[in-house]
């Protein structure tokens, strides 16, 4: 010096990671306008009983929290992760050949 492989550069895909949202799980949660059970009391009845039903208790709706792990989804100046393609002006690193 020439040829050539790789990296740096660009694009796509995959995976991981970070952040947001949702689901799931869980806690709490209704004087009355949710449900169940309905003491007391009330109504009907000759009675037996029946009816409605407040408080309480239980379960929950909306809402408000928690959430190590799991799932779905969105996003990026995420990643000395992989892979495919492109580019090779510059830089870098190997191989081969030639010359000095």
């Nucleotide at each position: 010096c020439a040829c050539u492989g790789g990296g740096u550069c660009c694009c796509g895909c995959a995976c991981g990671g970070c952040g947001g949202g949702g689901a799931a799980c869980u806690g709490u949660g209704a004087a009355c306008c949710u449900g169940g059970u309905c003491a007391g009391g009330g109504u009907c009845g000759g009675a037996a009983g029946a009816c409605a039903g407040c408080a309480g208790c239980c379960a929950u709706a909306a809402g408000c929290g928690g959430c190590a792990c799991u799932c779905c989804u969105c996003g990026g100046g995420u990643g000395a992760u992989g892979u495919g393609g492109g580019g090779u002006u510059u830089c870098u690193u190997g191989g081969u050949g030639g010359g000095a």

Bacterial small signal recognition particle RNA from a Thermomicrobiales bacterium, 100 nucleotides, folded computationally. Rfam family: Bacterial small signal recognition particle RNA. The family's RNA type in Rfam is non-coding RNA gene. Rfam's curators write: The signal recognition particle (SRP) is a universally conserved ribonucleoprotein involved in the co-translational targeting of proteins to membranes. Of the family's consensus pairs, 96% are formed in the model. Its mean pLDDT, the model's own confidence on a scale to 100, is 79. It was read from a public genome assembly, where an Rfam model found it.